[in-house]
Context: one part of a larger RNA
RNA sequence: ACCGGCGAGUGACGAAGGGAUGCAAGGUUAAGCAUGAAGAGUGCCAGCCGCAGGGAAACCAAGUCUGAACAGGGCGAAAGUAGUCCUUUGUCGACCCGAAACCGGGUGAUCUAGCCAUGUGCAGGUUGAAGCCUGGGUGAAACCAGGUGGAGGACCGAACCGACUACUGUUGAAAAAGUAGCGGAUGACGUGUGGCUAGCGGAGAAAUUCCAAUCGAACCCGGAGAUAGCUGGUUCUCCCCGAAAUAGCUUUAGGGCUAGCGUUUCAUAUAGACUUUGCGGAGGUAGAGCGCUGGAUUCAUGAUGGCCCCAUCCAGGGGUACUGAAUGAACUCAAACUGCGAAUGCCGCAAAGUAGUGUGAGGCAGUCAGAAUGUGGGUGAUAAGGUCCAUGUUCGAAAGGGAAACAGCCCAGAUCAACAGCUAAGGUCCCAAAGUCCAUGCUAAGUGUAAAAGGAUGUGGUAUUGCACAGACAACUAGGAGGUUCGCUCAGAAGCAGCUAACCUUUAAAGAGUGCGUAACAGCUCACUAGUCGAGUGCUUCUGCGCCGAAGAUGUACCGGGGCUAAGUUUACUACCGAAGCUUUGGAUUCUGCUUUUAGCAGAGUGGUAGGGGAGCGUUGAAUAAGCAUUGAAGCAGAUCUGUAAGGAUCUGUGGAGUUUAUUGAAGAGAGAAUGCCGGU
Repeated sequence: ACCGGCGAGUGACGAAGGGAUGCAAGGUUAAGCAUGAAGAGUGCCAGCCGCAGGGAAACCAAGUCUGAACAGGGCGAAAGUAGUCCUUUGUCGACCCGAAACCGGGUGAUCUAGCCAUGUGCAGGUUGAAGCCUGGGUGAAACCAGGUGGAGGACCGAACCGACUACUGUUGAAAAAGUAGCGGAUGACGUGUGGCUAGCGGAGAAAUUCCAAUCGAACCCGGAGAUAGCUGGUUCUCCCCGAAAUAGCUUUAGGGCUAGCGUUUCAUAUAGACUUUGCGGAGGUAGAGCGCUGGAUUCAUGAUGGCCCCAUCCAGGGGUACUGAAUGAACUCAAACUGCGAAUGCCGCAAAGUAGUGUGAGGCAGUCAGAAUGUGGGUGAUAAGGUCCAUGUUCGAAAGGGAAACAGCCCAGAUCAACAGCUAAGGUCCCAAAGUCCAUGCUAAGUGUAAAAGGAUGUGGUAUUGCACAGACAACUAGGAGGUUCGCUCAGAAGCAGCUAACCUUUAAAGAGUGCGUAACAGCUCACUAGUCGAGUGCUUCUGCGCCGAAGAUGUACCGGGGCUAAGUUUACUACCGAAGCUUUGGAUUCUGCUUUUAGCAGAGUGGUAGGGGAGCGUUGAAUAAGCAUUGAAGCAGAUCUGUAAGGAUCUGUGGAGUUUAUUGAAGAGAGAAUGCCGGU
């Protein structure tokens, strides 16, 4: 891992509601006793529920209490009861498995820690303390030298004890080792044997270390099925309906309670909802506006204050390119501004249409982690697959078609069957079903098939305007002069450093000069003019489609691919494809209505998680009745037939002794999952 078996809403006693049954203004007996063959049945008597309520009570009574009340108001005035079955619930282990822990009583110091008692072990080598002796030395000492001696938690190093490093080992040879090195090795040393200390404890040269491979509190048994607002699991079928992820409260936030939303029974019988139309309402949002409340800008006038001048004894006068109250004119901004003000939405009335509508009283729930998307907002950075509200949709609980793939987007809601038809979104060159369809422009960028500020004689359209056959635009040829080197400044300043002024003349035209240039001149050039040429040329506005801006990490890689100049794009037209949508034909089933009323017709339905309701299949015992079986039961295997499903039947083989059907009734009553348990392979 697979296969097989086992494996989870049960029981007792209460309560509520519902079903069928018995009796009924009554219903019913418990223990016990009697009877009886009896634990069956029957009989008897307490009690319980009901038949009347109201009031604190006296008390009154279909009423009563309150009250002054004959008012008003409160509570009352509709059949129950007994056992039984079902659902839910309370107390119990209460659907099953699962803690870490807590408590009680015991067992452990054969491991290990410390201690006690008694034994035992430490090759060999080295160093050479005190003391003592001899000599020297001294008044005597001290002291010095040599010898002797044999101290030491002394030195080197085996046994022994340890465990610093590396490698190997890591389903090991080993639940801590091996190999090579390493530390201590006469000591606070090692070790044998016997003993002592015990878990709310002991021991500890102290590490939360050890107390039998277990230690922040050992192990064993018990309380015990501890508790688990947590995780996992929870076994046959079909039919009908079908949620929630919200509010309030919560030592509450992944749990609860009540409400909301679901289902079911009864009652009521169109009350309620939605859509459309008509009528009538309230309102202060979007927008707008600036009179109010505040903010922002400009101008005019200009208070106050400052500064300057005159005057200066006080008082005063004049000026101001400073400040800028207030007023006026103009232009604006606002969630907490409003002299205005929609669309929607909301409330009410009426009519029509639609549908498993509303309300009340009961039973049973589940839900309280929501998600994306469109829209209106807060928060954030007008960030987030962010977060918090509101509102619609979808997913959740929804399959099908489209979006290459893709819960939440677009289309569309799967009762079943069909080798029938029509469509939606989206598509029609090939992959790949259907137009290489038609008309019309545009695009040249593979734009299409990613992006901004900004940039550009890309190209199409629109509109205004200047110049132009009295010759424009561009190009070429020629001129572009004189007063004058204008004046000033300056070393110089001559069109061209800078300042001021910007005239006159000759002219077809020519600036007191557009740029380059010189130290300053010179030189080149432009404006301007003529000629050559011969028809359009220049500025601007709005707009369609394109261009640049454009660098990324596995591999082309930003059309799904091939590929496309349309098979891109604009505006239209038409045909086709395309879904579980719709239609057609047949079948099943639910509800409603009708009927010739129990099986027909018509209409509307039949996606579905949590969950509610309904109807069934099968297994094992039991009762009653009826059967089958050695002429072959159950079981097992294969095949065939059959029912809407759980399932059922038959045949053949195997097997070798039991077993089936109908009705009723009772459950150890259905497995694929629980890191389930046991067995086999």